A computed fold for a 72-nucleotide RNA from a Dehalococcoidia bacterium, annotated as transfer RNA. Its Rfam family is "tRNA". The family's RNA type in Rfam is transfer RNA. The source organism's lineage runs through Bacteria, Bacillati, Chloroflexota and Dehalococcoidia.
[in-house]
RNA sequence: GCCGAUAUAGCACAGCGGUAGUGCACCUGUUUCGUAAACAGGGGGUCGCAGGUUCAAAUCCCGCUAUCGGCU
Numbered sequence: 001g002c003c004g005a006u007a008u009a010g011c012a013c014a015g016c017g018g019u020a021g022u023g024c025a026c027c028u029g030u031u032u033c034g035u036a037a038a039c040a041g042g043g044g045g046u047c048g049c050a051g052g053u054u055c056a057a058a059u060c061c062c063g064c065u066a067u068c069g070g071c072u
Stems, first nucleotide, its partner, number of pairs: 001071007010024004018055001026042005048064002051061002
């Protein structure tokens, strides 16, 4: 230098144009002498950045950045 993959909640990941979700973690409650476990509930996100297409974009298109891998 070229090619590909990935970027979404604190962490690990789903979500292939129509209200952003799951598990773990965290908080509250129930239970317990107490802790853990279990059960119920709750908070937490401008979807890496910037443009474009569209009535509508995490999703499609273009550019960039970061990380990982391959080629030279």